Predicted 3D model of a 73-nucleotide RNA (transfer RNA) from archaeon BMS3Bbin15. The same sequence occurs in records of 3 taxa. The sequence is in RNAcentral, with records from ENA and MGnify.

């Protein structure tokens, strides 16, 4: 120094060819119970790593940067 995959909730991870940002676990409230647990029901949490461009519209699409893993040299 080149190439490659990755970066979305607190935590693991989805979002199909651009077309409302979602589950699960976890945290919080309630229900059930004599109480805890399980179990059921709700809720709160997000500058999609940053910065710019394109598009009516970007998590996906360009382009320049930070990290993080791998492989060449």
């Nucleotide at each position: 120094g080149c190439c490659c995959u990755g970066g979305u909730a607190g935590c693991u991870c989805a979002a199909c060819u651009g077309g409302c940002a979602g589950a699960g676990c976890g945290u919080c409230c309630g229900c059930c119970u004599c109480g805890u647990a399980a179990g059921c029901g709700g809720a709160a949490g997000g500058u999609u790593g940053g910065g710019g461009g394109u598009u009516c519209g970007a998590g996906g699409c360009c382009c320049c940067u930070c990290c993080a893993g791998g492989g060449c040299u």